[in-house]
RNA sequence: CUCAUCAAGACCGGCUGAGGGACUGGCCCGAAGACGCCGGGGCAACCUGCGGAUCGCUCCGUACAGGUGCCAACUCCCGCGGGGACGCGCUUGCGCGAUCCGCCGAGAGAUGAG
Numbered sequence: 001c002u003c004a005u006c007a008a009g010a011c012c013g014g015c016u017g018a019g020g021g022a023c024u025g026g027c028c029c030g031a032a033g034a035c036g037c038c039g040g041g042g043c044a045a046c047c048u049g050c051g052g053a054u055c056g057c058u059c060c061g062u063a064c065a066g067g068u069g070c071c072a073a074c075u076c077c078c079g080c081g082g083g084g085a086c087g088c089g090c091u092u093g094c095g096c097g098a099u100c101c102g103c104c105g106a107g108a109g110a111u112g113a114g
Stems, first nucleotide, its partner, number of pairs: 001114006011040005019029003023079001025077002041071003046067002049062005075108001080105003083101003086097005
């Protein structure tokens, strides 16, 4: 840089000791010990493996083993653009918004494969 995925899933022990959740604003987690590190356990199925379907592209299944990943909160939420709801205004189909939405897309980020 390219492609794919990101609403599901999965915790214990030891060490340490003050910040952590990428950034912004929020909102959370945290001396009843977070974050991190180590050990064990688990989840998942991206790659590999295995079983099947297919002429093939590729698809479905599986999880004993291998390479990663992951195990608070949707990628915790928002950030940019759009849509809808509601409210207000008036030139009556448009404008506006310290409001709302598991709405859509982009961006950013994460992970895998190349």
Model confidence (mean pLDDT): 83 of 100. Predicted 3D model of a 114-nucleotide RNA (SAM riboswitch aptamer (S box leader)) from uncultured Dokdonella sp. The sequence is in RNAcentral, with records from MGnify.